[in-house]
């Protein structure tokens, strides 16, 4: 100077014309995605439903205090571990960060042993034999005892120091030193700290994204929630007509007595009642379509104040898609951005010439997570030139 990586920010701007949604009177006009509009992951408004109290199984959240309408988010602090740094300090990054000192449980490979463990190799001690010796005792073989000392596995082998104790050892006793717990003092609202005292031989490994303990929380479904208006067609229910004759005459066909009548939706001896068809009107639910919910909202801007911050207050402005097989889009031309050339110290000018990415509203809002081309800034490494 370049490149990688990581975090932030930002996601161009202004005109013309054709076009498309919405408002508007089918005019004129004005309006017309995003930092994540995704992922639908957590919290909520908001709309139905179920809901008596308590319990057990399920899920869920977890240091500590504050913001917050709330939250698994955010802000501020504590620890805890990584980094820088000699080391502290300080910076800076990550943390599902209650409890493994209640209880089960689990750990590959090596090792003699891996959890109130372990004697394989040297070493200490002790005992039984044998051989040597005069005896002490020495050597050798079996047993056994030691984790104090060397080695050796292993990611990790059960505090240090000295003195008692002991065959020899061993927190097995003590004294001091570490740690750890506890209790109290201190400082902190508090988590938590603590070069303070005081008690406990407690010396305690890892693992709750292992069962499990504790401590709080948890009814479902999602706007397609819902609510309203409401065709045709088909069902359902009512009333009112049937006019001479609707269910009747004739005929045909049944039944009854009979040889030729009778009767004919049923019930009844009438009176009447009940029922099917049929027209017509009227009335209920339902569907198709339509309207509401629907965008004025824990709402954006900007300035002051408060608070370390998150974030609140207050004043003033501001209205800024509401579409439903779903509109926001296609050219050009100027600025911007980037490259290269001309000229030059640069910077400004002239000329050619690229790029625009991830992605798009469907009830609404506040995080979370993920995805982004190019610019622009910070930090981190690499490289190369120069001094």
């Nucleotide at each position: 100077g370049a490149g990688a990586c990581g975090c932030g920010u930002u996601g161009g701007g202004u005109g013309a014309u054709c076009g498309c949604u919405g408002u508007g009177a089918u005019a004129a006009a004005c309006a017309g995605a995003g930092g994540a509009a995704a992922g639908u992951c957590c919290g909520a408004a908001c709309a139905c439903c179920a809901u008596a109290g308590g319990g057990c199984a399920g899920c869920g959240a977890g240091c500590c205090g504050g913001a917050u309408a709330a939250c698994g988010u955010c802000c501020g602090g504590g620890c805890a571990c990584c980094u820088u740094g000699a080391u502290g300090a300080u910076g800076g990054g990550u943390g599902a960060c209650g409890a493994c000192a209640a209880g089960u449980g689990c750990a590959a490979c090596a090792g003699a042993g891996a959890g109130c463990a372990g004697a394989c190799c040297a070493g200490c001690c002790c005992c039984c034999g044998a051989u040597c010796u005069a005896a002490c005792g020495a050597u050798c073989u079996g047993g056994g005892g030691u984790g104090a000392u060397g080695g050796g596995u292993g990611a990790a082998a059960c505090g240090g120091u000295g003195a008692g104790g002991u065959a020899a050892g061993a927190g097995c006793u003590c004294a001091c030193c570490g740690g750890c717990g506890u209790c109290g003092g201190u400082g902190g609202u508090a988590a938590c700290a603590u070069u303070c005292g005081g008690c406990g031989g407690c010396c305690a490994g890892g693992u709750a994204a292992a069962c499990u303990c504790c401590u709080c929380g948890c009814g479902g479904u999602g706007c397609a929630a819902g609510g309203c208006c409401a065709a045709a067609u088909a069902g359902g229910g009512a009333a009112a007509c049937g006019a001479g004759a609707c269910c009747g005459a004739g005929c045909u066909g049944c039944c009854c007595g009979u040889u030729c009548g009778g009767g004919u939706g049923c019930c009844g001896a009438a009176a009447g009642g009940c029922g099917g068809c049929g027209u017509u009107u009227c009335c209920g639910g339902g569907u198709a379509g339509g309207c509401c919910g629907c965008u004025u909202g824990a709402g954006c801007c900007a300035u002051u104040c408060g608070g370390c911050a998150a974030c609140g207050a207050a004043u003033g402005g501001c209205c800024u898609a509401g579409a439903u097989g779903a509109a926001u889009g296609a050219u050009c031309a100027c600025c911007g951005c980037c490259c290269g050339c001309u000229a030059u110290a640069u910077c400004c000018a002239g000329c050619g010439g690229g790029a625009g990415a991830c992605a798009a509203g469907a009830u609404u809002c506040g995080g979370c997570u993920u995805a982004u081309a190019g610019a622009c800034g910070c930090g981190u490494c690499u490289c190369a030139u120069u001094u």
The RNA shown here (Bacterial RNase P class A) has 387 nucleotides. Rfam family: Bacterial RNase P class A. The family's RNA type in Rfam is ribozyme.